[in-house]
Molecule: Bacterial large signal recognition particle RNA
Organism: Thermoflexales bacterium
RNA sequence: CCGUGCUAGAUGGGGAACUGGCGGUGCCUUGUACCCGCAAUCCGCCAUAGCGGGAUCGAAUUCCCUUCCGAGGGUCGCGGCUCUCGAAACUGCUGCGGUCUGGAGGCGCUGAUGGCUGGGUCCUGCGCGGCAGGAGCCUCCGAACCCCGUCAGGUCCGGGAGGAAGCAGCGGUAAGGAGUCCUCUCCUGGGCGCCGCAGGGGCGCCUGGCCGGAGCUCAAGGGCCCCGGCAAGUCGGGAGACCCGGUUCGACGAAGGGUGCACGG
Numbered sequence: 001c002c003g004u005g006c007u008a009g010a011u012g013g014g015g016a017a018c019u020g021g022c023g024g025u026g027c028c029u030u031g032u033a034c035c036c037g038c039a040a041u042c043c044g045c046c047a048u049a050g051c052g053g054g055a056u057c058g059a060a061u062u063c064c065c066u067u068c069c070g071a072g073g074g075u076c077g078c079g080g081c082u083c084u085c086g087a088a089a090c091u092g093c094u095g096c097g098g099u100c101u102g103g104a105g106g107c108g109c110u111g112a113u114g115g116c117u118g119g120g121u122c123c124u125g126c127g128c129g130g131c132a133g134g135a136g137c138c139u140c141c142g143a144a145c146c147c148c149g150u151c152a153g154g155u156c157c158g159g160g161a162g163g164a165a166g167c168a169g170c171g172g173u174a175a176g177g178a179g180u181c182c183u184c185u186c187c188u189g190g191g192c193g194c195c196g197c198a199g200g201g202g203c204g205c206c207u208g209g210c211c212g213g214a215g216c217u218c219a220a221g222g223g224c225c226c227c228g229g230c231a232a233g234u235c236g237g238g239a240g241a242c243c244c245g246g247u248u249c250g251a252c253g254a255a256g257g258g259u260g261c262a263c264g265g
Base pairs, nucleotide, nucleotide: 001265002264003263004262005261006260009057010056011055012030013029014028015027020046021045022044023043024042034054035053036052037051038050063258064257065256066255067254068253072249073248074247075246076245077244079243080242081240082239083238084237085236086235087234090233091232092230093229094228095227097225098224099223100222101221105217106216107215114211115210116209117208118207119206120205121204122200123199124198125197126196127195128193129192131189132188133187134186135185136184138179139178140177141176147172148171149170150169155164156163157162
């Protein structure tokens, strides 16, 4: 160096979860990597950490180590983005008010602001009128007797002349009833009145007179302040598929290095 037969080892690995821990089944990932049995209210083990049975390859493209790359998973973040709850200091928007500014327009020499003066609107009192109610006035009715007048008949007194009481009837009247007029008178009342008189009040508004002689009023807009409202920006809490970044594990892949025994030539 070559050949034959073996052995270690390999025939998948990784992440999360579960677990005291390790591995497996199940989930995800990588990507092609033998078979059978067991197993999530699990299964098998204990740092030599799946167990049991069988099969193939086998010292290298295939096994082992290191480095790099890095799918994917976990985890973290005053991170981005989105959603949600809240706050109201600031920015923004907005409402009421105040103040400054602004002056479109309007009024004004047929007289502005201002000054003086009167009336009304308001209140009180007294009237007047009107309306409503009641009473009076007027008409009619209206008392067996205890109302009036006149009182036939009858009765009583008287010698007589004469006188007295008095029922019915007739006439009238009181209380009361009915009615007319609302013509008149009186009383009472009021969601009555272009009413009157007197007094009061005078902020505002309306309307006159006199003085005097040029202003008066004011929309939009703008600045500032106070008190509120909204919540887009902002701030705080919470959640999240995704993105970004840190960290951790890390498949596949790449590079470098390492690896046994026996026999024969």